[in-house]
């Protein structure tokens, strides 16, 4: 230098100017003004997991259903994330990618083609043999072996060679595969080695299941306050009528515990969007130690959006990274014009997924040149 | 902001692992009948099953991840 492979970070700057919007502070209090400060993201988005918060008139147990999830050992509030490591695939290689438990519990299913599709199978060939007929070769039937060969197929009951047979075959042997024991390392998942067993049980579980481990149910339009207002109003079901009932949020059983006019549904009336919830957090940055790393502990330091139909913008000017024309002789230099990706908080966090023009550092891999 | 639902010819639909390179109705075409038209008869085009991966030997259908689109939730008596 070229052609890759993984991690980070960036996402225009600066000035003037005209507004929006939270806080605090003045101006008489509100209104509105002036001043000072704060004002989107790496994914704020899909809402596809997990949490915290909240309410559901309750709290434990067990069973059953239902739903997710699924190598191993760790992180973690937790998780389908993370981070190491096994195995499988891919690729020179750095490195990638996998819903990665069981098919020897039991069901189902494997169309079409093929003789056979799962307690195998003889459709052509191969060889054995009878009959008949032929000019030896051969032909045409019958019976009986035989998965090594052709055909089908996605898939035909280990693969390669060798012996061995009439031909054939794990019928026998030698490696590879495959199972069982053992035995060394390893927390483990597994991986190495030795003996054994001629070989027994194809796929499919994102198909029903089966083991194993999670899961109670709605979501800040949750829920709490104050107010104003009417028809505080009618119909249905359902249990009940002061307890041998009935209800308690998937069903059902049980304990102890609460509740007695209560629940659901419909159809009409009313306000018009105040206060809170809400932003001090599993918080950000730095740094020390512990652990390979996720990640934890400890010590310092900041305070960093909080609106409600929703502010975070416009417009000018100047620069940046690009990027076009055009003039000079390439390198490059001058000039004039474009022009900045996805997207935009809405109770708050951990993540995934997806979308993103262009720029920047860093590790590594294969190739090439030159010293 | 949450919640749930759906997407197959121009439209409305059937489908639930292979019989489907998707069946039917309406609608289009085009022929034949009619002096013509409308009916009716005969044939026929018309669908990357929203979009992309993955599972299986095969996907309209089984998983995922996106896209579009429809609905529904305020408080008070």
């Nucleotide at each position: 230098c070229c052609a890759g492979a993984c991690g980070g970070c960036u996402g225009g700057g600066c000035a003037g100017u005209c507004g929006c919007u939270g806080g605090c502070g003045a101006g008489c209090u509100u209104a509105c003004u002036c001043g000072c400060u704060g004002g989107a993201g790496g994914a704020a988005a899909g809402u596809c997991c997990g949490g915290g918060c909240u309410c559901c008139a309750u709290g434990g147990a067990a069973a059953c259903a239902c739903g997710g999830c699924g190598g191993u050992g760790g992180a973690u509030a937790a998780c389908g994330u993370c981070c190491a490591c096994c195995c499988g695939g891919c690729g020179c290689a750095a490195g990638c990618c996998g819903a990665g438990g069981g098919a020897a519990a039991g069901u189902g299913c494997c169309a079409c083609a093929g003789a056979a599709a799962g307690u195998a199978a003889a459709c052509c060939g191969c060889c054995c043999u009878g009959u008949c007929u032929u000019u030896u070769u051969g032909g045409a039937u019958g019976g009986g072996g035989u998965a090594a060969g052709g055909g089908u197929g996605a898939a035909a009951g280990g693969g390669u060679g060798g012996g061995g047979u009439a031909a054939g075959a794990g019928c026998c042997c030698a490696c590879c595969g495959g199972g069982g024991c053992c035995a060394u390392g390893g927390c483990g998942a597994c991986a190495u080695g030795g003996c054994c067993c001629g070989c027994a049980u194809g796929g499919u579980a994102a198909a029903c299941c089966c083991c194993g481990c999670c899961g109670g149910g709605a979501g800040c339009a949750a829920g709490a306050c104050c107010g104003a207002g009417u028809a505080g109003g009618g119909g249905g079901c359902g249990c009940g009528c002061c307890g041998u009932g009935g209800g308690c949020c998937g069903u059902u059983u049980u304990c102890a515990g609460c509740c007695c006019g209560c629940g659901c549904c419909c159809c009409g009336g009313g306000u018009g969007u105040g206060u809170c919830g809400c932003g001090u957090c599993a918080g950000g940055c730095g740094u020390g130690c512990g652990g390979u790393a996720a990640c934890g502990c400890g010590c310092g330091u900041c305070g960093c959006a909080g609106a409600g139909g929703a502010a975070u913008g416009g417009c000018u000017g100047c620069u940046c990274a690009u990027c076009c024309u055009g003039u000079u002789u390439u390198a490059a230099a001058c000039a004039g014009g474009g022009g900045g990706a996805c997207a935009g908080a809405a109770c708050c966090c951990g993540g995934c997924u997806u979308a993103c023009a262009g720029g920047c550092c860093g590790u590594c891999u294969g190739g090439g040149c030159u010293u | 902001g949450c919640c749930c639902c759906c997407g197959u010819c121009g439209u409305c639909u059937a489908g639930a692992g292979g019989c489907c390179c998707a069946g039917g109705a309406c609608g289009c075409c085009a022929c034949c009948c009619u002096u013509u038209c409308a009916a009716g008869g005969u044939g026929g085009a018309a669908a990357u099953c929203g979009c992309g991966g993955g599972u299986u030997c095969g996907a309209a259908u089984c998983c995922c991840g996106c896209c579009g689109g429809g609905g529904g939730c305020a408080c008070c008596a």